[in-house]
Molecule: transfer RNA
Organism: Bacteroidales bacterium
RNA sequence: AGGGGAAUAGAACAAGGGUAGUUCAGCGGUCUCCAAAACCGUCGAUGAGGGUUCGAAUCCUUCUUCCCCUG
Numbered sequence: 001a002g003g004g005g006a007a008u009a010g011a012a013c014a015a016g017g018g019u020a021g022u023u024c025a026g027c028g029g030u031c032u033c034c035a036a037a038a039c040c041g042u043c044g045a046u047g048a049g050g051g052u053u054c055g056a057a058u059c060c061u062u063c064u065u066c067c068c069c070u071g
Base pairs, nucleotide, nucleotide: 001070002069003068004067005066006065007064010024011023012022013021018054026042027041028040029039030038047063048062049061050060051059
């Protein structure tokens, strides 16, 4: 320099155009002599800009960061 991929909650990941979800973690509660475990509830997120569309996490594009390949 060229090509490909990834970016979603504190962490790891789903959702492939129409309500953003799961597990763990955090917080509150039930239980317990206390705690742990278990159960119930709760908190919290789409990397940034632009475009397409009635509607974008999703499609297109530019940028940023990271990973892989070629040289």